[in-house]
This is a predicted structure of a 409-nucleotide RNA (Bacterial RNase P class A) from Thermobacillus sp. ZCTH02-B1. It is recorded under the gene name rnpB. NCBI's taxonomy places the organism under Bacteria, Bacillati, Bacilli, Paenibacillaceae, Thermobacillus. The RNAcentral record of the sequence draws on ENA. It matches the Rfam family "Bacterial RNase P class A". From the family's description: Ribonuclease P (RNase P) is a ubiquitous endoribonuclease, found in archaea, bacteria and eukarya as well as chloroplasts and mitochondria. Gene Ontology terms of the family: dimeric ribonuclease P complex, tRNA processing and ribonuclease P activity.
RNA sequence: AAAGUCUGACAGACAAUCGCCGGCGGCCUUGAAGGCCGCGGGAGGAAAGUCCGGGCUCCACAGGGCAGGAUGCUGGAUAACGUCCAGUCGGCGCGAGCCGAAGGAAAGUGCCACAGAAAUGGACCGCCGAUGGCCGGCCUCAGGCCGGAUCAGGCAAGGGUGGAACCGUGGUGUAAGAGACCACGAGCGGCGUUGGUGACAACGUCGCUGGUAAACCCCAUCCGGAGCAAGACCGAGAGAACGCGGCGGCUCUCGAAGCCGCGACCCUGGCCCGGGGUGCGUUCGGGUUGGUCGCUUGAGCUGCGCAGCAAUGCGCAGCCUAGAUAGAUGAUUGUCGCUUCCAUCGUGGGAGGGUCGUUCCCGUUACACCACCGGAAGUACAGAACCCGGCUUAUGGCAGGCUUUCCGC
Numbered sequence: 001a002a003a004g005u006c007u008g009a010c011a012g013a014c015a016a017u018c019g020c021c022g023g024c025g026g027c028c029u030u031g032a033a034g035g036c037c038g039c040g041g042g043a044g045g046a047a048a049g050u051c052c053g054g055g056c057u058c059c060a061c062a063g064g065g066c067a068g069g070a071u072g073c074u075g076g077a078u079a080a081c082g083u084c085c086a087g088u089c090g091g092c093g094c095g096a097g098c099c100g101a102a103g104g105a106a107a108g109u110g111c112c113a114c115a116g117a118a119a120u121g122g123a124c125c126g127c128c129g130a131u132g133g134c135c136g137g138c139c140u141c142a143g144g145c146c147g148g149a150u151c152a153g154g155c156a157a158g159g160g161u162g163g164a165a166c167c168g169u170g171g172u173g174u175a176a177g178a179g180a181c182c183a184c185g186a187g188c189g190g191c192g193u194u195g196g197u198g199a200c201a202a203c204g205u206c207g208c209u210g211g212u213a214a215a216c217c218c219c220a221u222c223c224g225g226a227g228c229a230a231g232a233c234c235g236a237g238a239g240a241a242c243g244c245g246g247c248g249g250c251u252c253u254c255g256a257a258g259c260c261g262c263g264a265c266c267c268u269g270g271c272c273c274g275g276g277g278u279g280c281g282u283u284c285g286g287g288u289u290g291g292u293c294g295c296u297u298g299a300g301c302u303g304c305g306c307a308g309c310a311a312u313g314c315g316c317a318g319c320c321u322a323g324a325u326a327g328a329u330g331a332u333u334g335u336c337g338c339u340u341c342c343a344u345c346g347u348g349g350g351a352g353g354g355u356c357g358u359u360c361c362c363g364u365u366a367c368a369c370c371a372c373c374g375g376a377a378g379u380a381c382a383g384a385a386c387c388c389g390g391c392u393u394a395u396g397g398c399a400g401g402c403u404u405u406c407c408g409c
Base pairs, nucleotide, nucleotide: 001405002404003403004402005401006400007399008398010396012336013335014334015333016332017331018330020042021041023039024038025037026036027035028034044381048392049391051390052389053388054387055386056227057226058225059224068223069222070221071220072219073087074086075085076084077083088102089100090099091098092097103218104217108216109215110212111211112210124159125158126155127154128153131152132151134148135147136146137145138144139143167185168184169183170182171181172180186209187208188207189206190205191204192203193202194201195200231293232292233291234290239284240283241282242281243280244279246262247261248260249259250258251257264278265277266276267275268274300319301318302317303316304315305314306313307312337379338378339377340376341375342374346372347371348370349369352362353361354360
């Protein structure tokens, strides 16, 4: 320097002006509302996906079981988790490191495409044919021996197929062979000893030998349901019951049931005219429009100390840090910051610089190059909605540890 790997912190800053949503205080005003002024606060590391876990709320619930679902090495952390930490085992990588759906195949059932004889009870080529039978020969007369073919039959060594062929290699053995037997070795399981809390590791001994549980299944552990539109309260309007309901006239179903006129009240900014509109009260139940609470003080944040390898826990001190409801948290301008590029007039440094490197390029003269100054562009992903712990996904540059390779000294 390049390529990689792990970890951490950050998420532009300040000011002015104009707005938006809560809180507190003051003043004005009102039947209630409201208005003005001042002070102070106002998104995230993921607020996202809504995947997992918990708090909280309501409903259900004696106890037990079935069904269903989730999880699945060990120990620890935690409110809990499918998360995290530390390990074990296996896999990947030269390495730093990373990944693991990592219980049981010796309970049972199933499956293993194509190829192949056969995918767990198989024989295509092949080998043998000891034994029984067949043919021939010899010796003997019941029978025995030898040879041939391979009919029955035996075998699974070799060939071939396949991702995988009944554990591998060598030997003994046999008619030929075979874990049939022996030696060594591989894997799995049981038991024992040692080490470890444990997963497990090392050694010894005995037994066994295809894979598949992300097939059914078995084993162990856990799981009631719905969710802040949870839920609680207040309650317009509408409904029901009762009581009252100006004067005159008319109709009828004879009831303030309906109509007309006058009057009363309300609206039309105040008054007059004109116009329009109108039953009132009490109680009851449910709870519509709407409002209030739930709502942000919480497994909280910051700092220090202690315990622990760590996750994390404990103690002390300090702090209060959005709460909208169709959804506020914004916009503009200026200055600065960061990154990249341009320019090279000026100021300063400067004999070297560019480059992984170079035989290449620029420069050693005012001109390379560096810094300041100047100019331009860029400055990510994204927006709380009851709260919290995680996971996953999106995303910008920065810093540090470590690894591998190359180059220079």